Background:
This is a predicted structure of a 102-nucleotide RNA (ZMP/ZTP riboswitch aptamer (pfl RNA motif)) from an Actinomycetota bacterium. The sequence was found by an Rfam model in a public genome assembly. Rfam family: ZMP/ZTP riboswitch aptamer (pfl RNA motif). For this family Rfam cites "Recognition of the bacterial alarmone ZMP through long-distance association of two RNA subdomains" (Jones and Ferre-D'Amare, Nat Struct Mol Biol, 2015). The model forms 95% of the base pairs in the Rfam consensus. The prediction has a mean pLDDT of 75.

[in-house]
Parts: sequence; structure tokens; C1' cells
RNA sequence: UUGCCGGGUCGUGACUGGCGCUGUGAAGGUGGGCAACCACCGGGGAGCGACCCCAUCGGAGCACCCAGCCCCGAUGCGACGCCGUGCGCCUGGGCCCCUCGA
Repeated sequence: UUGCCGGGUCGUGACUGGCGCUGUGAAGGUGGGCAACCACCGGGGAGCGACCCCAUCGGAGCACCCAGCCCCGAUGCGACGCCGUGCGCCUGGGCCCCUCGA
């Protein structure tokens, strides 16, 4: 200095709280409780799994002047982060990776 730091479908899915303010639609509702919880319904939902597509890299094969075709594998964001969908003040959790133990 330049480029990249992917996309989609399906499934699963932790966590999904209290008070105040404005509003009337703001994803809450009902019943209970009175610290921030319980049950049900609804909605949100990170993450995880499978498959497909794309990009890059590596390897095998085909072809071979170059370009290319095809198969397999790996990678594609880093927690001072992400998730609960008005704003504010709070409470309590969950989540990739890593480490230890069973």
C1' cells in the first nucleotide's frame, strides 16, 4: 500500500427479569410472588448441528501451449464482544474459544 475478514436453508436452542419516564401499541399478556422471581401462552434469540453455495489455500486426478475441468480437505474474525427489540436506572443469567477436573 492492496485485498479479505462469506451467504443461504432446515433443525436445535441457553437466556428471555425489576422499577421509572414518555408514548398509544414500544412484545408483551394472564395468574401468583414482592426485589429484579414462579407457572403458562406469545414474541425475540446469541450459540450449536447438518446440508448447499461462494472465496482463498493445500493435495489427488483429468487435460496440458496457455487458460481450464473435477474430487477431497482446511480456513473464512479475535469476549474491551454477542443475546432478551422505545428510553433511562438497575438486577440476574446465557454464549464461541482456551485451561483444569470427573